Overview: This is a predicted structure of a 485-nucleotide part of an RNA (small-subunit ribosomal RNA, 5' domain) from an uncultured marine bacterium. Its mean pLDDT, the model's own confidence on a scale to 100, is 87. Its Rfam family is "Bacterial small subunit ribosomal RNA".
Context: one part of a larger RNA
RNA sequence: GAACGAACGCUGGCGGCACGCCUUACACAUGCAAGUCGAACGAAAUUAAUUAACUUGUUAAUUAGUUUAGUGGCGAACGGGUGAGUAACACGUGGGAACCUACCUAGUAGUGGAGAAUAACUAUUGGAAACGGUAGCUAAUACUCCAUACACCCUAAGGGGGAAAGAUUUAUUGCUAUUAGAUGGGCCCGCGCCGGAUUAGGUAGUUGGUAAGGUAAUUGCUUACCAAGCCGAUGAUCCGUAGCUGGUCUGAGAGGAUGAUCAGCCACACUGGGACUGAGACACGGCCCAGACUUCUACGGAAGGCAGCAGUGGGGAAUCUUGGACAAUGGGAGAAAUCCUGAUCCAGCGAUGCCGCGUGAGUGACGAAGGCCUUAGGGUUGUAAAGCUCUUUCACUCGUGACGAUGAUGACGGUAGCGAGAAAAGAAGCCCCGGCUAACUCCGUGCCAGCAGCCGCGGUAAGACGGAGGGGGCUAGCGUUGUUC
Numbered sequence: 001g002a003a004c005g006a007a008c009g010c011u012g013g014c015g016g017c018a019c020g021c022c023u024u025a026c027a028c029a030u031g032c033a034a035g036u037c038g039a040a041c042g043a044a045a046u047u048a049a050u051u052a053a054c055u056u057g058u059u060a061a062u063u064a065g066u067u068u069a070g071u072g073g074c075g076a077a078c079g080g081g082u083g084a085g086u087a088a089c090a091c092g093u094g095g096g097a098a099c100c101u102a103c104c105u106a107g108u109a110g111u112g113g114a115g116a117a118u119a120a121c122u123a124u125u126g127g128a129a130a131c132g133g134u135a136g137c138u139a140a141u142a143c144u145c146c147a148u149a150c151a152c153c154c155u156a157a158g159g160g161g162g163a164a165a166g167a168u169u170u171a172u173u174g175c176u177a178u179u180a181g182a183u184g185g186g187c188c189c190g191c192g193c194c195g196g197a198u199u200a201g202g203u204a205g206u207u208g209g210u211a212a213g214g215u216a217a218u219u220g221c222u223u224a225c226c227a228a229g230c231c232g233a234u235g236a237u238c239c240g241u242a243g244c245u246g247g248u249c250u251g252a253g254a255g256g257a258u259g260a261u262c263a264g265c266c267a268c269a270c271u272g273g274g275a276c277u278g279a280g281a282c283a284c285g286g287c288c289c290a291g292a293c294u295u296c297u298a299c300g301g302a303a304g305g306c307a308g309c310a311g312u313g314g315g316g317a318a319u320c321u322u323g324g325a326c327a328a329u330g331g332g333a334g335a336a337a338u339c340c341u342g343a344u345c346c347a348g349c350g351a352u353g354c355c356g357c358g359u360g361a362g363u364g365a366c367g368a369a370g371g372c373c374u375u376a377g378g379g380u381u382g383u384a385a386a387g388c389u390c391u392u393u394c395a396c397u398c399g400u401g402a403c404g405a406u407g408a409u410g411a412c413g414g415u416a417g418c419g420a421g422a423a424a425a426g427a428a429g430c431c432c433c434g435g436c437u438a439a440c441u442c443c444g445u446g447c448c449a450g451c452a453g454c455c456g457c458g459g460u461a462a463g464a465c466g467g468a469g470g471g472g473g474c475u476a477g478c479g480u481u482g483u484u485c
Stems, first nucleotide, its partner, number of pairs: 001485004006481005013357006019350002021315001026313003030310003035074003040071002043068012081268003091192006099185002104181008112146004121136006152161003166173003194240003201231003206228008243265004247258004270291005293304004321347001323346003329343001330341004360390004370381004394426001396421005404412001429474005434455003440469005450457002
């Protein structure tokens, strides 16, 4: 000098664009953050109309709507958060072969027959609750079986095995098998990737083979047996520290430091372990077990997990609203209308940063007043002020009023912009002035009080302390502190 997710002190007019718990991966009240489909299914409630019955305002049936708890489907593995762990094929880059991939796209073929249940519901019953038990009834795109398949899978090549579901407004859309694609992912390897030798030896599933098991798939991934290997001063092992990268900051570069925001990957979801479902999880707002903590309890038992968005306590030098809307972009479900979406888009708060603008312009003197200095003549503040003549950016008032939305739909927002109006009117501070380093005098103080980045100032004339006048620098900021180059 530059930089910052900064903080602190003094000060503070406006706008645009960004950014905002770096500390306790500490604990969390409350609300919201993942639903959707009645064009898969039975049922219930309700509304309207028509018909019938009579007890004249009820019941029953039919039709057409609406709503939904449940069965079922898809989604919930995305999106959002955090960086604890991890020195690792985690990441980056370049390769590889033994794999999977719902929805989507293209192709080929098929969609025949039968059955048994079960929730809802009804009855009854246990429990304070959470939640159940028993009996009975019922449907399906839920479940099961048979047939078919020769494209698929297995095969000792003879053979064996294995599918399907319908719905409706009758035109579609589903369903099954399989081939290929696309997308996404799993696995392996070369190279790169912090410090410590005051860590020198480490390793028994360890290294390799055979066989079996297991996986979507290769492999000691696992097991049995056999062999005794494998890694290591080119630093194994151990210890410490740390998410990695694109990037960011600095620097002429080489390099050094760093990894907030944005983007890619990884890991985690109270702590530890485990599997289930599923195309996909060993699953943040799923399940089970254990633990700590918190809450409810009728003491028998139950419930919970903000490192989602707000918000609270705590910690801290320090970091925001318990806001609006799905209008846009995107996501999930649905044939669609539409519903959901704290993703997102906006608004709020904060000079936290960057950028832009303003706080007036012109004129105005043998130079007002006041202040300060003075050799008492004057000098300086200073064209500065006043006065006169103008202007109206921004802010303010009134009116109008968007783009963002190809037809409709605008949270932002009566916002931005535009037009008119009034009046210099509402808007300047901070640090410094001994040298480095731009900027000097007076008074006070008297090694005191104090200053200080370094050198150093202060003990009676202090340009270095405190105040004042003057001056210098930067400016809605200015200084200080911290950190990096």
RNAcentral holds the full RNA, with entries from ENA and SILVA.